This is a predicted complex of two RNAs, RNase P RNA and transfer RNA, with 486 nucleotides together.

RNA sequence: CCAGUCGGCUGGACGGCCGCUCCGGUUUACGCCGGGGAGGAAAGUCCGGGCUCCACGGAAGCACGGCGCCGGAUAACGUCCGGCGGGGGCGACCCCAGGGAAAGUGCCACAGAGAGCAGACCGCCUUCGGCUUCGGCCGCAGGUAAGGGUGAAAGGGUGCGGUAAGAGCGCACCGCGCGACCGGCAACGGAAGCGGCACGGCAAACCCCGCCGGGAGCAAGACCGAAUAGGGGCGACACGGUUUUUCGCGCGCAAGCGAGGAAAGCCAGCCCGCUUCCGGGUGGUCGCCCGGGUUGGUUGCUAGAGGCGUCCGGCGACGGACGUCCCAGAGGAAUGGCCGUCACGUGGGCGGAUCGGGGGCGACCCCGGCGCGCUCGCCAUACAGAACCCGGCUUACAGGCCGGCUGGCGCU
RNA sequence: GGCCCCGUAGCUCAGCCGGAUAGAGCACCAGCCUUCUAAGCUGAUGGUCGGUGGUUCGAAUCCACCCGGGGUCG
Repeated sequence: CCAGUCGGCUGGACGGCCGCUCCGGUUUACGCCGGGGAGGAAAGUCCGGGCUCCACGGAAGCACGGCGCCGGAUAACGUCCGGCGGGGGCGACCCCAGGGAAAGUGCCACAGAGAGCAGACCGCCUUCGGCUUCGGCCGCAGGUAAGGGUGAAAGGGUGCGGUAAGAGCGCACCGCGCGACCGGCAACGGAAGCGGCACGGCAAACCCCGCCGGGAGCAAGACCGAAUAGGGGCGACACGGUUUUUCGCGCGCAAGCGAGGAAAGCCAGCCCGCUUCCGGGUGGUCGCCCGGGUUGGUUGCUAGAGGCGUCCGGCGACGGACGUCCCAGAGGAAUGGCCGUCACGUGGGCGGAUCGGGGGCGACCCCGGCGCGCUCGCCAUACAGAACCCGGCUUACAGGCCGGCUGGCGCU
Repeated sequence: GGCCCCGUAGCUCAGCCGGAUAGAGCACCAGCCUUCUAAGCUGAUGGUCGGUGGUUCGAAUCCACCCGGGGUCG
């Protein structure tokens, strides 16, 4: 210098003018003064908690849902840290829902002879029979998983021996399984020895094992409560009829009858549209009291698993001690707009340095690349915006800065 | 703000506890029928299964994360 990888930070600055919102002071009030005012993701609402209400006597179990290597961190987690194992990369490093398939059930399409404790389609070999041009061919019965072929997957691989041909049938090495013992808290690693090889894959299929989980969510919840219209109680005044239902009481053997109360309906009556017809309303009125509850208001509402700094413990996530600070609380929703300068970005010009290619004997010239300085223009900044609050994850993000590490090239 | 649900052809829907060419009706196109049109009959076209990853031999289907749309709660 080029290429790459990991981690962290930032995400305009300053000034002027005009505005918005909250708190405090002052003021009768308008207003004035002082102070605070978005984010690393405030987002998606994917996990975990705090808080609130509802349900619930405790524990265990069943069902359902979630999680899943081991150890730790934490209020908790599906998050984080440190390890282990597997895979990828020359490497730094990255990725893994990573328990159990020798508990059970299920599935493995098509192709293929055979797809689960499998399989003779072609091939190879043998007996017997037939034919023969003596090379072999055909048929029947059997042996055989070495070869061909199908498939994602065909019940270890290579070599030698062995055999009629073959085959862990035997042997050597590799792989695989069990594994005394050793190291480690553990996952796991190493390994004497034993075993001819059994035990295919899928659990982001049912399931088994272990652990966790009561439900809902600030529109949770609490308080105050206007007018109107409902509900209940009491009192005063007024009080007609009828139908149905129902309640208790009396009489009756029963069917039923009688007096009374309540509810619903219809009519009379009353009111309105001038009146009739007709239509609508009301069909007790008034007063006082109580309760629920809508609009609305207050609260929950921001001091917290809080921020910053130093020291200590720990490899680390993190924990502890001390000091210091108060840092948005709006609620149809404030945190904004304009201008100037600078920074950043981008385009052009000039100057200087340098690298590569080409030309020339050479001084040098042409083309292209990458930095630096000066100057003239242009753009006005990315993703996005709190809504009860925290810890995570995921997703979006113009650009800029810093640090660790790896590979390659060049120079010293 | 909280909670819940759905995306398959131009439209409306099947398929969704995995199996290879993803179907149906209407629409569109061509042909037949008709003097012509409609209706009818026959045939054909048309699909990133919302997107990206993962599990698996294999994904529209199972899982995760995004994108878009809808409903409900005073």
The coordinates come from a structure-prediction model, not an experiment, and the mean pLDDT is 75. Rfam match: Bacterial RNase P class A. It is annotated as a ribozyme. About the family: Ribonuclease P (RNase P) is a ubiquitous endoribonuclease, found in archaea, bacteria and eukarya as well as chloroplasts and mitochondria.